[in-house]
Molecule: c-di-AMP riboswitch aptamer (ydaO/yuaA leader)
Organism: Chloroflexota bacterium
RNA sequence: GCCAGAUGGCCGCCGAACUCCGAACGUGGAGACGGGGGACCAGCACGGGGGGUGAACUCGCCAGAUGGCGAGCGGGUUACUCUUUCAACCCGAACCCGUCAACUAACCUCGUAGGCGUCGAAGGAGCUUGU
Numbered sequence: 001g002c003c004a005g006a007u008g009g010c011c012g013c014c015g016a017a018c019u020c021c022g023a024a025c026g027u028g029g030a031g032a033c034g035g036g037g038g039a040c041c042a043g044c045a046c047g048g049g050g051g052g053u054g055a056a057c058u059c060g061c062c063a064g065a066u067g068g069c070g071a072g073c074g075g076g077u078u079a080c081u082c083u084u085u086c087a088a089c090c091c092g093a094a095c096c097c098g099u100c101a102a103c104u105a106a107c108c109u110c111g112u113a114g115g116c117g118u119c120g121a122a123g124g125a126g127c128u129u130g131u
Base pairs, nucleotide, nucleotide: 001010002009003008011117012116013115014114018031019030020029021028032112033111034110035109036108037107049100050097051096052095053094057072058071059070060069061068062067073092074091075090076089077088078087080126081125082124083123084122085121086120
């Protein structure tokens, strides 16, 4: 947003955050998707040390810190899927680890939340349906 005005159901969007099984709602299991660790002792000291998830960063100007404006860059939506271009509208947060971690095979381990309601165009590939 739709049914329809509530419980409810259905469709769609951000995101990994979905599906199935289970006499099951308990700390369950499986698949799928996503994240982290993973290659060398011990002690002490120092450092506004260092690191992770995420698009969520950099620079300039103005400012009474928080902040505002602008540019670059990053991310999202515009309803068959993927993708390119144009256009429009938005976002650029938050949290965590705790002195410690490059990458990575084996291996180990964790998460499956929360929040929302869009519908412009052209092209390529594919799928589906009808004739």